[in-house]
RNA sequence: CCAGGAGGCCGGGUGGCCGCUCCUCGCCUUGGGCGAGGGGAGGAACGUCCGAGCUCCGCCGGGCAGGGUGCCGGGUAACACCCGGGCGGGGCGACCCGACGGAAAGUGCCACAGAAACAUACCGCCCCGGUCGAGCGGGGUCGCGAGGCCCCAACAAACUCCCUGAACCCGUCAGGGCGACCGGAGCAAGGGUGAAAUGGUGCGGUAAGAGCGCACCAGCGCCUUCGGUAACGAGGCGGCUGGGCAAACCCCACCCGGAGCAAGGCCAAGUAGGAGGACGCGUUCGCCUCGCGGCGGACAGGAGCGCCCGGCUCCGUCCUCGGGUAGGCCGCUUGAGCCCGAUGGUGACAUCGGGCCUAGAGAGAUGGCCACCGGUCCGACCGUCGGUUGGACUACAGAACUCGGCGUAUAGGCCCCCUGGCUCC
RNA sequence: UCCCUGGUAGCUCAAUGGUAGAGCAACCGGCUGUUAACCGGUAGGUUGCAGGUUCGAGACCUGCCCAGGGAGCCA
Numbered sequence: 001c002c003a004g005g006a007g008g009c010c011g012g013g014u015g016g017c018c019g020c021u022c023c024u025c026g027c028c029u030u031g032g033g034c035g036a037g038g039g040g041a042g043g044a045a046c047g048u049c050c051g052a053g054c055u056c057c058g059c060c061g062g063g064c065a066g067g068g069u070g071c072c073g074g075g076u077a078a079c080a081c082c083c084g085g086g087c088g089g090g091g092c093g094a095c096c097c098g099a100c101g102g103a104a105a106g107u108g109c110c111a112c113a114g115a116a117a118c119a120u121a122c123c124g125c126c127c128c129g130g131u132c133g134a135g136c137g138g139g140g141u142c143g144c145g146a147g148g149c150c151c152c153a154a155c156a157a158a159c160u161c162c163c164u165g166a167a168c169c170c171g172u173c174a175g176g177g178c179g180a181c182c183g184g185a186g187c188a189a190g191g192g193u194g195a196a197a198u199g200g201u202g203c204g205g206u207a208a209g210a211g212c213g214c215a216c217c218a219g220c221g222c223c224u225u226c227g228g229u230a231a232c233g234a235g236g237c238g239g240c241u242g243g244g245c246a247a248a249c250c251c252c253a254c255c256c257g258g259a260g261c262a263a264g265g266c267c268a269a270g271u272a273g274g275a276g277g278a279c280g281c282g283u284u285c286g287c288c289u290c291g292c293g294g295c296g297g298a299c300a301g302g303a304g305c306g307c308c309c310g311g312c313u314c315c316g317u318c319c320u321c322g323g324g325u326a327g328g329c330c331g332c333u334u335g336a337g338c339c340c341g342a343u344g345g346u347g348a349c350a351u352c353g354g355g356c357c358u359a360g361a362g363a364g365a366u367g368g369c370c371a372c373c374g375g376u377c378c379g380a381c382c383g384u385c386g387g388u389u390g391g392a393c394u395a396c397a398g399a400a401c402u403c404g405g406c407g408u409a410u411a412g413g414c415c416c417c418c419u420g421g422c423u424c425c
Numbered sequence: 426u427c428c429c430u431g432g433u434a435g436c437u438c439a440a441u442g443g444u445a446g447a448g449c450a451a452c453c454g455g456c457u458g459u460u461a462a463c464c465g466g467u468a469g470g471u472u473g474c475a476g477g478u479u480c481g482a483g484a485c486c487u488g489c490c491c492a493g494g495g496a497g498c499c500a
Base pairs, nucleotide, nucleotide: 001421002420003419004418005417007415008414009413010412012373013372014371015370016369017368018367020040021039022038023037024036025035026034027033028032042396046407047406049405050404051403052402053401054260055259056258057257059311060310061309062308063307064306066256067255068254069253070252071085072084073083074082075081086100087098088097089096090095101251102250106249107248108245109244110243122191123190124187125186127184128183129182130181131180132179133178137152138151139150140149141148142147161177162176163175164174165173166172199217200216201215202214203213204212218241220238221237222236223235225234226233227232264330265329266328267327274321275320276319277318278317279316282299283298284297285296286295287294288293301315302314303313304312323499324498337356338355339354340353341352342351343350344349374394375393376392377391378390379389380388381387382386426496427495428494429493430492431491432490435449436448437447438446443480451467452466453465454464455463473489474488475487476486477485
């Protein structure tokens, strides 16, 4: 200097004029107005993907359904988050990624190709037995078959695997070799197909082969061997050993009530607690009463939770049409809060001490204008640590109950550490 | 705030993880005096975007973008 990797931070500033909103105080003609002082958007406020605080649903116990997580150990109020480690994968490396329990609980899928994808022999290799080595057309017969024999047709030239022997006119006979084919028995090593095919490589062995045997490696199982809290790693032994998919259904372990601030309270006002329908309004005992009826207990029924059982509470619950109100106050901002330091910890973080108070709107405030500066890009000039000047631009984006995370968007800029390469000293 | 549905050829819609199809429209040819109808053919697709699982994804999973729909007070 170039190319990369990990982490942190900022993301406009100053002044003037005018205009908003909240709190405190003071004054006033107290719906409200004026004055003084103090405060007024974010790292994501976005997505609404998780977890909570808080509030309500009568609720509780057990179970089912449903949902979430998924290696180990920690952090935290909790989490699907964060930290550290293990294993696997990518990268020369710094580092990065992982949806990371189980395929011998069961069910299911692996198209096409290929012989075959819970099963197998297409090509091929070896052994035993057999047939052939010159003929193509038709018919008959024998044989499992390859083929043999006979007859007819056609040709009348030429031609008949190699070696040995016999015979000798031979194309004949016997043996062997080579080749082709048929039948039988053996093989899963080699080749082909495919994403994947009976663990991989090498040596031996075999008729040819095969973990058939051996060495090394991978996988699986076992070990009261060692290290580690553990995941796991190392070591030893073993029979040799068909796969993949669970972001397939599922099994296993652990965790989880449901809704949500438009939650939920209070006040005021108003109409029609109107009309229709469904379930239920029941039974029994006791007391009071002239009676209507009232009170209390038990049982039944209904409601209360997605379903079931049990307990408990209430006496009503639900549907359709229609009507009213869309007002005011609270919830509403002091928090698992932020900052600094010390100690402990690899770290996330924890403990202690000190300091600070930092929006609370309600159709929803925090803005508009002017000037200067800052930053980025382009151009010109001077000049070579840079300066002057002109123009354009200045990101993503805005609280709405509050926090801890994750994801996404972001013009531009700064700080720091690490890796690789080149060059110079 | 909470819940649900969708995004595929120019348009309207299909497609159980195994070659993305149909109708209409467009273009060409045939038929006809000409057009329409009819017959035959042709072309047209990064399946909203990115990543992942898998041998293989339109579909399965994660995240992002876009278009729609529904709910909320009193009695």
Description
Predicted 3D model of RNase P RNA and transfer RNA as a complex of 500 nucleotides. It holds a member of the Rfam family "Bacterial RNase P class A". Its family is annotated with ribonuclease P activity, tRNA processing and dimeric ribonuclease P complex in the Gene Ontology. About the family: Ribonuclease P (RNase P) is a ubiquitous endoribonuclease, found in archaea, bacteria and eukarya as well as chloroplasts and mitochondria. The family's RNA type in Rfam is ribozyme. The coordinates come from a structure-prediction model, not an experiment, and the mean pLDDT is 76.